Record summary
The RNA shown here (glmS glucosamine-6-phosphate activated ribozyme aptamer) has 172 nucleotides and comes from Rummeliibacillus sp. POC4. It was read from a public genome assembly, where an Rfam model found it. Rfam family: glmS glucosamine-6-phosphate activated ribozyme aptamer. The family's RNA type in Rfam is riboswitch. From the family's description: This entry contains a glucosamine-6-phosphate activated ribozyme that is found in the mRNA for GlmS. GlmS is an enzyme that uses fructose-6-phosphate and glutamine to generate glucosamine-6-phosphate. Its mean pLDDT, the model's own confidence on a scale to 100, is 76.
RNA sequence: AAAACAGUUAUAGCGCCAGUACUGAAGAAAUCGAGCGUAGAAGCUUCAGUAGACGAGGUGGAGGAGUAUCGAAGUUUUCGGCGGAUGCCUCCCGGUCGCAAGUGCCCGAUCGUAUGCUUACUUUUAAAUGGCUCAAGUAAUUGAGCAGACAGAGAGAGUAAGAAGGCAAAAU
Numbered sequence: 001a002a003a004a005c006a007g008u009u010a011u012a013g014c015g016c017c018a019g020u021a022c023u024g025a026a027g028a029a030a031u032c033g034a035g036c037g038u039a040g041a042a043g044c045u046u047c048a049g050u051a052g053a054c055g056a057g058g059u060g061g062a063g064g065a066g067u068a069u070c071g072a073a074g075u076u077u078u079c080g081g082c083g084g085a086u087g088c089c090u091c092c093c094g095g096u097c098g099c100a101a102g103u104g105c106c107c108g109a110u111c112g113u114a115u116g117c118u119u120a121c122u123u124u125u126a127a128a129u130g131g132c133u134c135a136a137g138u139a140a141u142u143g144a145g146c147a148g149a150c151a152g153a154g155a156g157a158g159u160a161a162g163a164a165g166g167c168a169a170a171a172u
Base pairs, nucleotide, nucleotide: 014083015082016081017080019079020051021050022049023048024047025046026045027044031041032040054071055070056069060092061091062090063089064088093112094111095110096109097108098107103168104167105166106165117162118161119160120159121158122157123156124155131146132145133144134143135142136141
């Protein structure tokens, strides 16, 4: 020094790279290059490197399965593969609603610190890409800055309308 161990911080379009593409170095053989051949081009092997998801939104507990919301950019790779994940299903716990108000139980619906359901409307700082500039690297490429924009959602907030149980006790 490396490895291992321990601790801390950050990260869910999160992390990683053996397919693939690109870059550099070296090597072998020999294709094209008007008949030879030069420059050059293409291919092969090894090593090293680069790329491989832009934000919005999203976590009660346990288990299960497992390609799990929305749009932007782009059409060369945001491809392909592996791992994970706030989504989904079941159960438990809990909130809300069920039409005078409240308590308890059952049932139904829905949600997760939870403002029931249906419909309509309003609203909710996008970021990258692109433009210009700087820095690192032989290069592929990477990082940062400046100015200016443009979304959608089964998501958040609000308004309006509509439809919607039973039993029991006590009290008014």